[in-house]
RNA sequence: GACCCCCCGUGCGGUGUCACCUCGCUCAACCCCCCCAGGGCCGGAAGGCAGCAAGGGUAGGCGGGCUCUGUCAGGUGCGCGGGGGGUCCCU
Numbered sequence: 001g002a003c004c005c006c007c008c009g010u011g012c013g014g015u016g017u018c019a020c021c022u023c024g025c026u027c028a029a030c031c032c033c034c035c036c037a038g039g040g041c042c043g044g045a046a047g048g049c050a051g052c053a054a055g056g057g058u059a060g061g062c063g064g065g066c067u068c069u070g071u072c073a074g075g076u077g078c079g080c081g082g083g084g085g086g087u088c089c090c091u
Stems, first nucleotide, its partner, number of pairs: 001088013015073002018070002021065006032057003040049003
C1' cells in the first nucleotide's frame, strides 16, 4: 500500500410496527352537544320555558387502508467515519 472479516457510529433508502390521517360500523349505563314533532309547564292571548322519541354531531370502541408526515425495530441495501483482526505485496 491492496484486499478481506468483525464491532461501533452516522447519512440516504427498503421492510415491518405504532401514531397521525382517512374510510366503514357501533355508540354514549359512570346518560356529552345541537335540533327538538308529539306531549308537559307558564300565560287571558301573543308568546315563552324545560324537554322524551326521531334526526344530526363530538368523544369513546371495533375493523380496514396507509399516498404523505413522524415513532420504534431488524440475521435489512448502499455509502461515509472510527476502532480491532487477518492475508498478500513493497521498502
Overview
The RNA shown here (Bacterial small signal recognition particle RNA) has 91 nucleotides and comes from a Micrococcales bacterium. The prediction has a mean pLDDT of 75. Of the family's consensus pairs, 96% are formed in the model.